RNA sequence: AUUCGAGAAAGGCAAACCUUGAGAAAUCAGGGGACGCAAAGUAAAGGAUCUUACGAGCCGAUUAAUCGGUUUAUAAAAAAGACAGCCUUACUACCGAA
Numbered sequence: 001a002u003u004c005g006a007g008a009a010a011g012g013c014a015a016a017c018c019u020u021g022a023g024a025a026a027u028c029a030g031g032g033g034a035c036g037c038a039a040a041g042u043a044a045a046g047g048a049u050c051u052u053a054c055g056a057g058c059c060g061a062u063u064a065a066u067c068g069g070u071u072u073a074u075a076a077a078a079a080a081g082a083c084a085g086c087c088u089u090a091c092u093a094c095c096g097a098a
Base pairs, nucleotide, nucleotide: 004096005095012037013036017032018031019030020029021028022027035085041091042090043089045088046087047086049082050081051080052079055072056071057070058069059068060067061066
């Protein structure tokens, strides 16, 4: 230095749930809270998984675009988005037993 991961040491992160806010939603952020985690640090590059507002009709505002309300469609997920505590991958990192 690399690999590896202890009945080590110093620490770190923070699931579910509650609450506040954002979003159409998946979900995300703040606070509380700890199920757990040796990368549960960072990154949507490849998969898996998850979401579906945007369409059309009617009414109102409006010069018109546009906005709001309401009814209805949704086969497909092409498309757009989410997700790193699902996996692969890339980069970085504390300690040092076997």
Molecule: c-di-GMP-I riboswitch aptamer
Organism: Candidatus Brocadia pituitae